The RNA shown here (small-subunit ribosomal RNA) has 1419 nucleotides and comes from a metagenome. The sequence is in RNAcentral, with records from SILVA.
RNA sequence: GUGCGUAACACGUGGGCAAUCUGCCUCCAAGACUGGGAUAACCUUCCGAAAGGAGGGCUAAUACCGGAUGUGGUGGUUUAUCGAAUGAUAGAUUGACUGAAGGCGGGGACCGCAAGGCCUGCCACUUGGAGAGGAGCCCGCGUCCCAUCAGCUAGUUGGUGAGGUAACGGCCCACCAAGGCUUACGGGUAGCUGGUCUGAGAGGAUGGUCAGCCACACUGGGACUGAGACACUGCCCAGACUCCUACGGGAGGCUGCAGUCGAGGAUCUUUUGCAAUGGGCGCAAGCCUGACAAAGCGACGCUGCGUGGAGGAUGAGGGCCUUCGGGUUGUAAACUCCUGUCAUCUGGGAAAAACCGUUGCCGAGUGAAUAGCUCGGCGAUUUGAUGGUACCAGAAGAGGAAGCCACGGCUAACUCUGUGCCAGCAGCCGCGGUAAUACAGAGGCGGCAAGCGUUGUUCGGAUUUACUGGGCGUAAAGGGUGCGUAGGUGGUGCGAUGUGUCAAGCGUGAAAUCCCACGGCUCAACCGUGGAACUGCGCCUGAAACUGUCGCGCUAGAGUGCAGAAGAGGAGAGCGGAAUUCUUGGUGUAGCGGUGAAAUGCGUUGAUAUCAAGAAGAACGCCGGUGGCAAGGCGGCUCUCUGGGAUGCAACUGACACUGAGGCACGAAAGCUGGGGGAGCAAACAGGAUUAGAUACCCUGGUAGUCCCAGCCUUAAACGGUGUGAACUUGGUGUGGGGGGAAUUGACCCCCUCCGUACCGCAGCUAACGCGUUAAGUUCACCGCCUGGGGAGUACGGUCGCAAGAUUAGAACUCAAAGAAAUUGACGGGGCCCGCACAAGCGGAGGAGCAUGUGGCUCAAUUCGAUGCAACGCGAAGAACCUUACCAGGGCUUGACAUGUAGGUGCAUCCUCUCUGAAAGGAGGGGAGCCUUCGAGGGUCCUACACAGGUGCUGCAUGGCUGUCGUCAGUUCGUGCCGUGAGGUGUUGGGUUAAGUCCCGCAACGAACGCAACCCCUGUGUCUCAGUUGCCACCCCCAGCGAUGAGUUGGGGAGCACUCUAGACAGACUGCCUGUGCAAGCAGGAGGAAGGUGGGGAUGACGUCAAGUCAGUAUGGCCUUUAUGCCCUGGGCUGCACACGUGCUACAAUGGCCGGUACAGAAGGAUGCGAAACCGCGAGGUGGAGCAAAUCCCUAAAAUCGGCCCCAGUUCAGAUUGAAGUCUGCAACUCGACUUCAUGAAGCCGGAUUCGCUAGUAAUGGCGCAUCAGCUACGGCGCCGUGAAUACGUUCCCGGGCCUUGUACACACCGCCCGUCACAUCAUGAAAGCCGUCUGCACCCGCAGUCGCUGCACCAACCCGCAAGGGAGGAAGGCGCCGAAGGUGUGGGGGGUGAUUGGGAUGAAGUCGGAACAAGGUA
Repeated sequence: GUGCGUAACACGUGGGCAAUCUGCCUCCAAGACUGGGAUAACCUUCCGAAAGGAGGGCUAAUACCGGAUGUGGUGGUUUAUCGAAUGAUAGAUUGACUGAAGGCGGGGACCGCAAGGCCUGCCACUUGGAGAGGAGCCCGCGUCCCAUCAGCUAGUUGGUGAGGUAACGGCCCACCAAGGCUUACGGGUAGCUGGUCUGAGAGGAUGGUCAGCCACACUGGGACUGAGACACUGCCCAGACUCCUACGGGAGGCUGCAGUCGAGGAUCUUUUGCAAUGGGCGCAAGCCUGACAAAGCGACGCUGCGUGGAGGAUGAGGGCCUUCGGGUUGUAAACUCCUGUCAUCUGGGAAAAACCGUUGCCGAGUGAAUAGCUCGGCGAUUUGAUGGUACCAGAAGAGGAAGCCACGGCUAACUCUGUGCCAGCAGCCGCGGUAAUACAGAGGCGGCAAGCGUUGUUCGGAUUUACUGGGCGUAAAGGGUGCGUAGGUGGUGCGAUGUGUCAAGCGUGAAAUCCCACGGCUCAACCGUGGAACUGCGCCUGAAACUGUCGCGCUAGAGUGCAGAAGAGGAGAGCGGAAUUCUUGGUGUAGCGGUGAAAUGCGUUGAUAUCAAGAAGAACGCCGGUGGCAAGGCGGCUCUCUGGGAUGCAACUGACACUGAGGCACGAAAGCUGGGGGAGCAAACAGGAUUAGAUACCCUGGUAGUCCCAGCCUUAAACGGUGUGAACUUGGUGUGGGGGGAAUUGACCCCCUCCGUACCGCAGCUAACGCGUUAAGUUCACCGCCUGGGGAGUACGGUCGCAAGAUUAGAACUCAAAGAAAUUGACGGGGCCCGCACAAGCGGAGGAGCAUGUGGCUCAAUUCGAUGCAACGCGAAGAACCUUACCAGGGCUUGACAUGUAGGUGCAUCCUCUCUGAAAGGAGGGGAGCCUUCGAGGGUCCUACACAGGUGCUGCAUGGCUGUCGUCAGUUCGUGCCGUGAGGUGUUGGGUUAAGUCCCGCAACGAACGCAACCCCUGUGUCUCAGUUGCCACCCCCAGCGAUGAGUUGGGGAGCACUCUAGACAGACUGCCUGUGCAAGCAGGAGGAAGGUGGGGAUGACGUCAAGUCAGUAUGGCCUUUAUGCCCUGGGCUGCACACGUGCUACAAUGGCCGGUACAGAAGGAUGCGAAACCGCGAGGUGGAGCAAAUCCCUAAAAUCGGCCCCAGUUCAGAUUGAAGUCUGCAACUCGACUUCAUGAAGCCGGAUUCGCUAGUAAUGGCGCAUCAGCUACGGCGCCGUGAAUACGUUCCCGGGCCUUGUACACACCGCCCGUCACAUCAUGAAAGCCGUCUGCACCCGCAGUCGCUGCACCAACCCGCAAGGGAGGAAGGCGCCGAAGGUGUGGGGGGUGAUUGGGAUGAAGUCGGAACAAGGUA
C1' cells in the first nucleotide's frame, strides 16, 4: 500500500503459559587480560556483446580465530517452602561446561627517548539478574448462507520412545492400540473489530476515511541472515508475461508517491518542504524519510456568507389570461435615498518556533581536579515549505455574482396555445382517440437554493418472518391416523446444595466516534479539555423465594385390582333367507325390451309372462333413531379367540405424567404381481340413437375390475376443511350407557349424578359468516404448518416403488393483483302474480296488380337525416318551377340579409323602352318623383373597412323538445333503530286491490314524487239564463193540392211546451240488504239512466338507452370567406336486373250491374264556399242568388225494395296501353290530377312465418278537414252508420312486478370464461455430444532447498611436528527422504454451448368447440 486468500483461535472478548523468546531503552551486579592468521578496497593479467566472472599480488579493523579469567549462568547431587498438578521458587554443594574490542575527549603529581603508560569522562563491548515494551503458543464464549452437502476421518484419535522448536503439542518419525468428530464433512460467499447508516427500541444493513488485529506483495515453492522475516522496493528455483542481446546469454516485478495505458457509469498534481510531528543512523553537527506537513484539481460531502436595503401606484410599458368590463405579473421595475459583506485596487501584516547546537552566568553530580563530562536554571544567538497567506486599514461603485425541479391524486402549487391513442408522459393509480390543470411550449404559481433533479444502494414505514410483536374453520396455513425415541414441559411436603437468578465490590471493556459540560478558530463546520457511556466478560463476597440437582415423604395426576352392564370394535370358522342371472322341465303365444321419441338387442329353433326343480356368485331388506371404534372404515345369524371405553367400590403402586423431531405401525377407492373366483354391476371397446358434429349425456351389449388368498402401492374434499393433552368460564332441550334417591307389584313416571352424542343460545371471540362447557371464549405444555398470484406441488437432484407413481422441493420469467366474507343490483333452461302474452275467437299481412317508404344498384346529381322492438305512408299536414339543402352551366363579391365607421353622391322609389343574353346579369335611353326647423340633417345609392353569410363538421361538447321501458307500480327522504362498514329497516310479513289500493301485524314513526281523485268529452235528470240563425205541440193568417171538406205541403205571425244549443247544479258513496271475513274487502241482491276506477281522453314518478334531433329554432368549439356564401337557367330528389316494410284494390253470388227509396255526425268557407237555371255522356263550363255563417254553400254510403247475371278468369277484377278531352298553373316532355271511349294483364284466398282486436270493440260503409295554384291522399287527423264472435284456463312463448335462492356477472347473460391448434417474442428443463474451469485418488518425473548419510577433491588460524606431513574441524561433490511446477490415467463438482425436443409465460381484432360460473342446461 492493498483486501487476493482466509468461515479460521483469523478476528472480538475474557483468561492461561508451572511450556516461552525478546535487539535498541531503564535499573542492578560483575568484568573487559593475552595472542594469531587472513581478506575486500587498490594494482595487474585474462574471459564475456552485456550482465558479470576468473587468476595473481599488497593491506586494515569494534571483521575472523586461539588461550586465560567464572561475579554469574547452564548441568549433576541435595535441603526447605509453596502449588489442585506436570512442577515452581529460594538455598547448599560440585574435579563438569561457558565471555569480551575497542573508539573519542580532558588532565596534576609520578614513569617513559617518544608514542604513551597512569588518572578521569563519555560511547561501544562481555556475563548475569530485574523492568518496560514487543512477540510466540494454548483455552472458554461469540462470529454468514445451503441438508436438493448426512455421515466424515489412517497421522486419522490416543499411548510409549526418539527427533525437532525459543516453547507445549502427531509438529515429525518408529512401534502399539482403535479410536476421534458430527451442524461434522462438502459447497458458496466473505478480511475481522472499534465503529458507520437506519430504527422509538429490539433489530436490520454495512466495515470507505480514522484506529486495532490479520493476510498478501507478478503466480507457486523454498530456505538463508537476523533479537525479530520464511522478508513490498533481499536471495534461490519453477511458471506466465515484458524488455535487452553480438543468439552464446542476460534483466525485471508501482496492491509506495506522482504519472501512463486499458477496462469502466466513475475517481485528482509526473507540485512545495523536511519549517513542524514522527521514524532510522550517528557522540554530535547532520544525513535520509512521496511517513508527514502544505499547496493544486473536483459543488464529492459538511458549514458559513453574498448576489443588496428602505421608500416608491397614473398600479407605466411589455408578457399572459379575459365574460372585453378587466385581471395578473406587481412595489416588482423605473425613480429617490442609503449600505458596503464577498470579489477588485492600495497599504500594513501574523501565530504556527519548541528544540538541537554554539556561547555567557549560576547550581548540582562524577572526579585528585577550580580539567572534562552529565543534569538543571537564567540570558544571547540561529531555524518557516505554506506565504506577503490568514487577518487589519483605506478607496470606488448597486456596481461583477441564480439556478434547478415540480404544479391530476398521493403532494405544496392552474390557466392558455399546439397535438389528436399520434408525438409523448409515467414512482403507484393512470393520462393522450379535437375543448388534455397528466404530452410539448408559454404565462403564472409552489418548493429548495449554490445548488437542484435523476439513477443506484441500505434501513425505515412493513406487527409484511411477529424476541419485543403475527397467524392456521371459510383469506396462505393442522401432519390421513395412532404408538413411541431423543428433546421440551411437568402435582404436593420437608431438608440440603447454590446451576440458572438477584445484589455489592474489584479488574477489564484501547484511543477515536456518539452524548453532556466548558473552552479555541469573528460564528458554524472543525478542534481541544473533562465527564458520562461502552447495556459485555472475568474474579470475589453475599441472598435462597422461584428454577435446576440430590435425599426422604404424600396421594388429588397416571396406572393396577374387583363388580355388574352396553356396543355394526377386530380376526377366524360355520350356517341362513330374499333377490338377480343361468340351466332343465311344464303351461302358453307373438311379441318382449327400451326411450323424450326411437333404434340396436332378444323372440315362431317358442322369447317376455308364469309354475317347479337345480346351479352359481355377490350383497345383507325391515330393525335404524343411533351406539361403538385412533383414523381409514365396520351392519344377516351362530360359535371361538381378542382390543378398547363408561360407571361403581376405594384394596394396591406412588408422579410412573403430557407432548413428541426422526422412527415404527395402520391407512378408502383406483392401480400393480402371482393364484383362485366371476351372479349382478361395469372403465376400455362395439352397436343404436341424439346432434351441425357427439370419440359424451340416453339405450342395447360388454372386458379388465369389483369378490377371496398372499404381496405391493400409501394417496383422497383421508373434512368437523377445526392437532393432542390439561384447567377455568351463565344456561335450556333431546338422546345412548352406568350409578344413586324417593316411590312402587313393577323394568313406568319423577329427582340427583358421571361419561358420550345432537340442537338452541349468555358472556366472550370473529373481517364477516359464524363458534359458543364437545369453543373458533380465557390460559398453559408440546408438535406440525403459513408468509402476494401464476410458473408449480412442476424441473433437476436425493429417497421409496415391479410399474404407475409417491415424497422431499426450487429458480428464471411474468402479473398488480389473486383471494375471503358480506352488501346492493342484474341474471338463471329457480318460485308467486299480472298484461290481447298465450290459449279461445274474428279479421288481416306474407302470394297478385298498383300506391308509398326503405335498402341496393345506377347516375353529373339521384341532397340530408331516421336503422331491432322504439327506422322504413318516418322529418315531408302535399319535390312540375319555387320549395331545394344535390348536379351541370352562366354570373356576383361588404355581398340576398343586420349593425357601425370614413369618404363620395341632389340620389329615394316607381313606371316604361332599346340592345345583348337561356335567365340572372350587363350596357344604354325616356318619364313620374321624397321630407327638411336648409346644417347636406334624416333616408337612399356607390367606394373602402369592420363584418355579414354557411341546411359546412361535431346530438359523443350542449339547451330545448321527443321516443322507449310504461299509465308499469314503483322511486325516495327526515328522524329513530340495527350493522365495524357497504347497507338494512320503513317499502318485508298475513290478506286484499287495477294500483306501495286499503286493512291487520311489525323498531319503526312520519313525509315526498308517482297511483287514485280534482280537469275535458260522453251517458240521466232538474233549473235557469237564452229562446236566435235552432224548434213548431197548441193558437192565428196567407198560398198550393184536395172537393171551398177531412187532411196535407209551403210561407208568415205568435210561442219556448218539446228536440236542440250551452251554462250551472244534481246523481254513484260498496251508501242500503244478505252471506262471508278480525278488518280491508269480496260475492250476490235491491233501487237506479248509470254499480263497484260507468266508457273515453288529457295527465307519463326516480331513472335507463352517450336513444333521436347542430336540417325547426337556440348554442360552445372547429372549418370556410371572389367561396363550403349569394343569384339564375336547366336537370335531379320520380332514375330500375332486384330485396323488404306499410297500405289500397281484388280474386267474387253475404257478390257484380241497373233502377227505386231512407237515415248521420263532425268540419270548412272571402284571391273563399259558391245555390237556382242552362250547356256537355262526363270531367267540367257559363252563371252568379246567398253567406265572414245554429241563417248561405257542402251534404252520405253500406242498408232496404225490385230486376238481370248462374260459378266462368266470368256482366269478377281492374293493371297496362291507345285515342280524345277537362282543370290548375308563366309552364304538365322528363314529372300533375281528373273525364270519356277503346284495351282488358296478374289474380280463383295465398309456404314457412306473422299482425291487430275483449264491446258500441273488431269487422265493414261512407263523410269531413289540414297541407294545397293543382296534385300523384290508396297517407295522416277526425266524424257518424251497420255491428259481431270468444276467453276453459295460466302448462307453454313474449314483456313486466314482487319475494326468495344461487352466482366466478357489475359494460351486469348480447355477461363471464376454458382448452387444443396456428403465428410472434421471451425465459427455462431434457438432449448425442463439444469447449473452458475447480477438485479427489493412483502413479511417473522431480527444480531450488532444509535435513540425514557419505565425503578419497579442497582448506590460513587450533594441536603434534625442525620440516615434510598428520590430526581436529570445515567443506565442494555424491547418495537418500521430502518436495513446487509438469505429465499419465481415472473419478467428482460447477459453467458455457448444442441439431432436436418438452412444457411455461406474454401478445388489439385468428381457428375449433363450448368445459366452469344459475339446477350453466348431464349438480
It matches the Rfam family "Bacterial small subunit ribosomal RNA". Gene Ontology terms of the family: structural constituent of ribosome and ribosome. The prediction has a mean pLDDT of 82.